The RNA shown here (Bacterial RNase P class A) has 363 nucleotides and comes from a soil metagenome. Of the family's consensus pairs, 94% are formed in the model. The RNAcentral record of the sequence draws on MGnify. The coordinates come from a structure-prediction model, not an experiment, and the mean pLDDT is 78.
[in-house]
RNA sequence: GGGCGGACAGCCGCUGGUUCAUCUCCAAUGGACCAGAGGAAAGUCCGGUCUCCACAGGGCAGCAUGCCGGCUAACGGCCGGGGGGAAUCGCUCAAAGCGAUUUCCACGGACAGUGCCACAGAAAAUAUACCGCCCGGUAGCUAUGCGGCCGGGUAAGGGUGAAAAGGUGCGGUAAGAGCGCACCGCGGCCGGAGUGAUCCGGUCCGGCAGGGAAAACCCCAUGCGGAGCAAGACCAAAUAGGAGGGGAGGAGCGGCCCGCUCCGUUCGACCCUCGGGUAGGUCGCUCGAGCCGGUCAGUAAUGGCCGGCCUGGAGGAAUGGCUGUCGCCCCGGCAACGGGGUACAGAAACCGGCUUACAGCCC
Numbered sequence: 001g002g003g004c005g006g007a008c009a010g011c012c013g014c015u016g017g018u019u020c021a022u023c024u025c026c027a028a029u030g031g032a033c034c035a036g037a038g039g040a041a042a043g044u045c046c047g048g049u050c051u052c053c054a055c056a057g058g059g060c061a062g063c064a065u066g067c068c069g070g071c072u073a074a075c076g077g078c079c080g081g082g083g084g085g086a087a088u089c090g091c092u093c094a095a096a097g098c099g100a101u102u103u104c105c106a107c108g109g110a111c112a113g114u115g116c117c118a119c120a121g122a123a124a125a126u127a128u129a130c131c132g133c134c135c136g137g138u139a140g141c142u143a144u145g146c147g148g149c150c151g152g153g154u155a156a157g158g159g160u161g162a163a164a165a166g167g168u169g170c171g172g173u174a175a176g177a178g179c180g181c182a183c184c185g186c187g188g189c190c191g192g193a194g195u196g197a198u199c200c201g202g203u204c205c206g207g208c209a210g211g212g213a214a215a216a217c218c219c220c221a222u223g224c225g226g227a228g229c230a231a232g233a234c235c236a237a238a239u240a241g242g243a244g245g246g247g248a249g250g251a252g253c254g255g256c257c258c259g260c261u262c263c264g265u266u267c268g269a270c271c272c273u274c275g276g277g278u279a280g281g282u283c284g285c286u287c288g289a290g291c292c293g294g295u296c297a298g299u300a301a302u303g304g305c306c307g308g309c310c311u312g313g314a315g316g317a318a319u320g321g322c323u324g325u326c327g328c329c330c331c332g333g334c335a336a337c338g339g340g341g342u343a344c345a346g347a348a349a350c351c352g353g354c355u356u357a358c359a360g361c362c363c
Stems, first nucleotide, its partner, number of pairs: 001363004006326007014036009038344001042355002045353005050228004062224005067081005082107001083105009108219002113217002116212002130158002132154007140146002166184006185208001186206003189202005232283004242274005249263005290309008327342006
C1' cells in the first nucleotide's frame, strides 16, 4: 500500500416481492418460493442528481478555491507532471553547490498599499559598530613595545537569534569589503526543448535584485441564488367555518296515530351541491453517473465496446433471537479437555469523494 472482516445446520419470528387457496371483489388470513445492512451504512466536511421557491441586466458585500496538464455529471476529489522544504547517505580539504533515497508542501502576488517580526542581540530592514581588527592623536609604564582615553575606518573573525544583506579561492588593503578577478549561485536578455508548469544552454548584459510572513489586512483570477425527501405531488373522513341552491318545516319520545318537548320560519332550523383544508392514505422510493466478467485505448486516473445479473426499501421504523458444531483469540491444564471472549458500528431519497472509528487475519 492492497484485500478480508466469522462459517454451517436446526427451531421460532420480522419486512418486501411473486404465486396459490379461502372470499362476489377489495382487504385480510394461511401455504409455497425468492430477497433482506456496511467498509465504513458514521461525521454531515466537499461536490452532484432530484424537488420547490426566487430570478431582466450589471455592481457592491460575503464565502470558497489558487503551480501545470488531464479525468469526471461535478468537486476543495483523483491521476500524471513540475517546483520547493526537511532528514540521511555520497561527491568535495571544507563551505556553497550537485546527486541519490525517504518524507512533507493552502505551491497565485511581499516593487500595489498599510501594518507586523516575541525573546535574545549593537543592529530585525533607508541596515547596524557590542567584542574584535586597523589608522591617527594623546595620558601613563618595567619603552623598537604594551596600553587607558578621544576621533575615525571596517563587516573579514567572535557573539545573539527562527532569520544578520550571496559562497569558496586568489588578488588587493592600514585593516577590510563584489573593491577587482575566477568558479558556483542570482536577476535580465537571447537561443533551444515542452501543450504547459518549467527545464537546458550562452563566447551576452548586470556585481547583484536587498530578509521573513499573505494560515496579517489586502490585491489579482475563478466559482457560488436559497431551502432541502419532514423536498414536493396526488386522493381525502369526521367536526367547525365558507360559497351557491332549495326551504317551512325539521328532530326526539323503540313500529304507527294522537300528544308533549326542543330547534326554526326578517338573525333561515333542515336538505342538496361545491371549494379550501386536518387526521389518514398513495406516490416520490429505488434500474442506478448500477454490479460482475472479458476486451480495447490510455503511464495512470478514467473511458469505449461485448456478454451476463437485479443485489434492502422500513417509516415508531424489518434485516432478529435461541440452540448445537466448527474456526480465531485469551486463561488454566503434560494432554484430553474446561471456562471466557469474538472489533468498529448499524441504511432512512439517491450518487461521487474526503475524514474519522475498527478485535483479528491474509498478500